[in-house]
RNA sequence: GAGUUAUACAGAAGGGGGGAGAGAACAGGCUCCGUGAACCCCUGGCAACCACCGCCAUACGGUGUGUAAGGUGCCAAUACCUGCUUCGCCUUUGGUGGAGAUUAUAAUUA
Repeated sequence: GAGUUAUACAGAAGGGGGGAGAGAACAGGCUCCGUGAACCCCUGGCAACCACCGCCAUACGGUGUGUAAGGUGCCAAUACCUGCUUCGCCUUUGGUGGAGAUUAUAAUUA
């Protein structure tokens, strides 16, 4: 990098370095940013995918106001909003809801 499954309107910041960008990519919008962006390091925290524990089950596995030492992840705004495909609804140059696609993360497969 590829496939599969699950989740994505909840939650969680300080310091040091750095020095102009950032919010996945592209476009439009909007927002954050020298009162210091990205990125790196330290500390802290959130969450509960893996893990652990309880219960059910021969097992695979299922389940939960359970736990948070370990492996990841995350700590502005819904994945910041819209776009592309498709189905519906409405007061139809449009608006709106669902599904998909795309992206991210986890677990897993070869």